[in-house]
Record summary: The RNA shown here (c-di-GMP-I riboswitch aptamer) has 85 nucleotides and comes from an uncultured Woeseiaceae bacterium. Of the family's consensus pairs, 95% are formed in the model.
RNA sequence: CAAUGACAAGGGCAAACCUGGCGAAAGCCAGGGACGCAAAGCCACCGGUCUACGGGCAGGAGCCUAGGACAGCGGGGUUGCCAAA
Numbered sequence: 001c002a003a004u005g006a007c008a009a010g011g012g013c014a015a016a017c018c019u020g021g022c023g024a025a026a027g028c029c030a031g032g033g034a035c036g037c038a039a040a041g042c043c044a045c046c047g048g049u050c051u052a053c054g055g056g057c058a059g060g061a062g063c064c065u066a067g068g069a070c071a072g073c074g075g076g077g078u079u080g081c082c083a084a085a
Stems, first nucleotide, its partner, number of pairs: 004083002012037002017032006035072001041078003045075003048070003054065004
């Protein structure tokens, strides 16, 4: 330096759920809480998933649509702590 990842050290993050707030919703933020995580740090670039305010279609029930969202769905990019085998 690269790969790899332990019942190591010191730390970190925080699912469900609850409370408050934001949002049309998906979901997000804060506090509590820990299922888990070696990138569960960051980025919607590719695939995927969710939502559908607005817009389009429809006689209607409803259907379609991302410019919204998920990085804790997979891939990719990028930055980074530690070091036993």